A computed fold for a 73-nucleotide RNA from Patescibacteria group bacterium UBA4067, annotated as transfer RNA. The sequence was found in a public genome assembly. NCBI's taxonomy places the organism under Bacteria, Bacteria candidate phyla. Its Rfam family is "tRNA". It is annotated as a transfer RNA.

[in-house]
Parts: sequence; structure tokens; C1' cells
RNA sequence: GCCUGAGUAGCUCAGUGGUUAGAGCACUCGUUUCAUAAGCGAGAAGUCGUGGGUUCGACUCCCACCUUAGGCA
Repeated sequence: GCCUGAGUAGCUCAGUGGUUAGAGCACUCGUUUCAUAAGCGAGAAGUCGUGGGUUCGACUCCCACCUUAGGCA
């Protein structure tokens, strides 16, 4: 330099055009216990990597760039 994959909550990930973006773990509060953990209930936490484009509508499609993993030279 070229090719391919990935980037979504603190972490691991789902969501492949449609109206409120979700799960598990973690965190906070409550309940329970002599106490802790576990269990149960509730809650908070997202400019969906950045900037453009297509579309009535984009996490999703297209382009460039950034970061990262692998491959080729």
C1' cells in the first nucleotide's frame, strides 16, 4: 500500500429500512437475613465511532475518514 471483518449502556452482545433502541452481567435503591452473599422488585445509564449522501423514514443502505483485528505483498 491492497483486501476482509468489527465499532450500539461501565463490560459482553442482539437489533439488516418503519413509529418508544434492547438483553445478560455490573451499578444504585428497596425487600429478605443477626450479618453478607444469593433470590425477588424497581431504577439509572446510549449524541448507535466521526462527517456527508440516498430515502417519506437510516443503528440498518452508499461514500470518505478515524480506531481496532486478521490476511496479502